Overview
FMN riboswitch aptamer (RFN element) from Peribacillus simplex, 131 nucleotides, folded computationally. Its mean pLDDT, the model's own confidence on a scale to 100, is 82. Taxonomically the source falls in Peribacillus (Bacteria, Bacilli, Caryophanales, Bacillaceae). It matches the Rfam family "FMN riboswitch aptamer (RFN element)". Gene Ontology term of the family: FMN binding. From the family's description: The RFN element is a highly conserved domain that is found frequently in the 5'-untranslated regions of prokaryotic mRNAs that encode for flavin mononucleotide (FMN) biosynthesis and transport proteins.
RNA sequence: UAUCUUCGGGGCGGGGUGCAAUUCCCCACCGGCGGUGAUGAAGGAAGUUUUCCUUCUAAGCCCGCGAGCCUUACGGGGCAGGAUUUGGUGUGAUUCCAAAGCCGACAGUAUAGUCUGGAUGGGAGAAGAUG
Numbered sequence: 001u002a003u004c005u006u007c008g009g010g011g012c013g014g015g016g017u018g019c020a021a022u023u024c025c026c027c028a029c030c031g032g033c034g035g036u037g038a039u040g041a042a043g044g045a046a047g048u049u050u051u052c053c054u055u056c057u058a059a060g061c062c063c064g065c066g067a068g069c070c071u072u073a074c075g076g077g078g079c080a081g082g083a084u085u086u087g088g089u090g091u092g093a094u095u096c097c098a099a100a101g102c103c104g105a106c107a108g109u110a111u112a113g114u115c116u117g118g119a120u121g122g123g124a125g126a127a128g129a130u131g
Base pairs, nucleotide, nucleotide: 002130003129004128005127006126007125013027014026015025016024028114029113030104031103032065033064034063035062040056041055042054043053044052045051046050060102061101068079069078070077071076084100085099086098087097088096106117107116108115
């Protein structure tokens, strides 16, 4: 690098209002994939309490990607689409620790991150096999 196989998303429980809400209000609950990375764990080397190396692990809101729509020469291109501060430690942290916040495609329906639907779909990608 090519082909193939397998895998590849979690969450509404209680109360209130109402003709009607798992959609509004109060409390609750959930966090895909890759990267980065000062976490944590294991192993190893030097060495003797420090230094170095390897592997695994580590961010919803830091960078990027995915689900939708349009287009396509089927490689791709375009559009749409969300969110973080404060304090602490420290040479160094939007990633650690503490606290308080915030966000969540499209269609349907009483206004939906959690219900139903497109979807027995697609998919960022991950693992493996073969050449």